[in-house]
Formats: sequence, structure tokens, C1' cells
RNA sequence: UACUGAUAAAGGCAAACCUGUUGAAAAGCGGGGACGCAAAGCUCCGGGUCUAAGGCAUAAGUUAUGCGAUGACGGCCGAGCCGCCAAA
Repeated sequence: UACUGAUAAAGGCAAACCUGUUGAAAAGCGGGGACGCAAAGCUCCGGGUCUAAGGCAUAAGUUAUGCGAUGACGGCCGAGCCGCCAAA
């Protein structure tokens, strides 16, 4: 240094839920809170999942249905980059 990850040490992040806020929604951000995580650090590059506004189509008469990411999820998986400590 690489691989690897323990009844090690120092720490870190923060699910559900509650609350404020942004958004059409999915969801994001702030506060509380801890399910868990050795990358639960970063990046939509590939796959996947979620939502369906604008838009398109259809039927009804201004409502409903269907399609549909340019939106979201990095705590869905893979990939890339960076990274604490060190037993076997």
C1' cells in the first nucleotide's frame, strides 16, 4: 500500500414517526428522534423503483381515465471517485 473488517479505539451518518417549510406529487431541506449503516461519504454513468405537472389521447361536459420524465430515490443494485482505525 492492497485485500479484509473484530466483543478493538476515536468518532461519523441518521430509518420510521412528530413538527416547520418547499413542491402538482414523488420527495427535498430545518428541528426533534434512532431503525440501522464499515462507506447509510460524493456522482443519475448503467439498470431498477416512485410520482405524473406541463403535454398527448379518449370519454364525458370542465370532470374522469390512460400514456408519459424533463422530476425524485445514492438508506434499491451495479459502476466511478475520495476516506477513519487496525486485530486475525
Molecule: c-di-GMP-I riboswitch aptamer
Organism: Paenibacillus sp. A3